[in-house]
Molecule: RNase P RNA; transfer RNA
Organism: Paucibacter sediminis
RNA sequence: GAAGCAAGCCAGACCGCCGCUGGUGCAAGCGUGGAAACACGGCACUGGAGGAAGGUCCGGACUGCAUAGAGCAGCGUAGCAGCUAACGGCUGCCCGGCGUAAGCCGAGGAUUAGAGCAACAGAGACGAGUCGAGGUGGGUCUAGGCCCGCCUCGGGUGAAACGGGCAAUCUCUACGCGCAGCAACACCAAGUAGGCCAGCGUUGAUGCGGCUCGCAGAGCUGGCGGGUAGGUGGCACCGAGCCGGGCAGUGAUGUCCGGCCCAGAGGAAUGGCGGUCACAGGGUCUGGCCCGCAAGGGUCAGGUCUUGCACAGAAUCCGGCCUAUCGGCUUGCUUCACAC
RNA sequence: GCCUCGUUAGCUCAGUGGAUCAGAGCGUCGGCCUACGAAGCCGGAGGCCGGAGGUUCGACUCCUUCACGAGGCACCA
Numbered sequence: 001g002a003a004g005c006a007a008g009c010c011a012g013a014c015c016g017c018c019g020c021u022g023g024u025g026c027a028a029g030c031g032u033g034g035a036a037a038c039a040c041g042g043c044a045c046u047g048g049a050g051g052a053a054g055g056u057c058c059g060g061a062c063u064g065c066a067u068a069g070a071g072c073a074g075c076g077u078a079g080c081a082g083c084u085a086a087c088g089g090c091u092g093c094c095c096g097g098c099g100u101a102a103g104c105c106g107a108g109g110a111u112u113a114g115a116g117c118a119a120c121a122g123a124g125a126c127g128a129g130u131c132g133a134g135g136u137g138g139g140u141c142u143a144g145g146c147c148c149g150c151c152u153c154g155g156g157u158g159a160a161a162c163g164g165g166c167a168a169u170c171u172c173u174a175c176g177c178g179c180a181g182c183a184a185c186a187c188c189a190a191g192u193a194g195g196c197c198a199g200c201g202u203u204g205a206u207g208c209g210g211c212u213c214g215c216a217g218a219g220c221u222g223g224c225g226g227g228u229a230g231g232u233g234g235c236a237c238c239g240a241g242c243c244g245g246g247c248a249g250u251g252a253u254g255u256c257c258g259g260c261c262c263a264g265a266g267g268a269a270u271g272g273c274g275g276u277c278a279c280a281g282g283g284u285c286u287g288g289c290c291c292g293c294a295a296g297g298g299u300c301a302g303g304u305c306u307u308g309c310a311c312a313g314a315a316u317c318c319g320g321c322c323u324a325u326c327g328g329c330u331u332g333c334u335u336c337a338c339a340c
Numbered sequence: 341g342c343c344u345c346g347u348u349a350g351c352u353c354a355g356u357g358g359a360u361c362a363g364a365g366c367g368u369c370g371g372c373c374u375a376c377g378a379a380g381c382c383g384g385a386g387g388c389c390g391g392a393g394g395u396u397c398g399a400c401u402c403c404u405u406c407a408c409g410a411g412g413c414a415c416c417a
Stems, first nucleotide, its partner, number of pairs: 001336010012277007020048007030041004050311001054322002057320005062181004069213004074177005079093005094108001095106004109172002114170002116166002130155011185233004195224006206216002226416003241260008279308013341413007350366004368384005390406005
């Protein structure tokens, strides 16, 4: 220098003006909207998208159903050991595959418990057995030869030929899983025809979203009609929280110390304009160098003009996985080439 | 926001326990019939089963992931 591998980071910066949307403090009486519940309105300070907020593929928190219970069924996972709130995630090691290497990938238990499947081709496809050669036993036979067996090797068909394959086929083993999801759920306000019909029901309907047991238990389901479709909490949070450091551990991770408080709506905020600088692409001008007879071309630096800056946008919260992503930076490592 | 389902010929749909299997109807094309059409009869073309990857000897079918489309959800009495 070229090619590559791994880990990590950024996702333009600053200033001014105008907005949008939350929080805290002060003020505490009034106004506006509304039928009400409630919401909004003042001043000061202050916060405001991401590495994936995405897909909703896993796992939890939380809430309801009985305090979430038992069995069967069903579903999921699968080397060994560990981490964790939990996991199908992560870490270490083993084994297998790929790569010269750094390294990367792996649904990686069991086919002497049982069942199932294998098209075409091929004599034969899970039942066995074809052709050829060699050896050998028996029978017949004067001998060669013929017939019946046994063993070994080889050819052909095919993915696979008495040896296996497929468990991302059923199944077995081990372990785990109750079901639903914030439109869960709780409360407030208003409103009515608080209705009628049919079915089931204390011999147990229904809750209980597969069945049985168990527990609670008097209503439940469907149809025809009627009414409201408003507000508050959940929910913006001292948390599996963030930053820095120490210790233990190969590591995932745990623990201790110090510091910090860090988005939040409810048709859904996080934006717009201007200026300066930075980055990338393009046009043009000037200058240097190289190639070329020349026209011209390439490259570097500077000025100026213009364009662009990815994927994407929180919606109860969190840990992962997967997918999308213009471009750029840092560190470590591998291979090759050259020079010393 | 949450949950469920689907994607096969131009259109509407079958198919499955993995090969025998890629089909049907309508449409389209050609022929027959007719004076000409319609109807009818006969024959043909048209697909890599939404994309990619994996398991397997072999995938429309099994698994993973992505894309697109469709449907459902609040209460009172």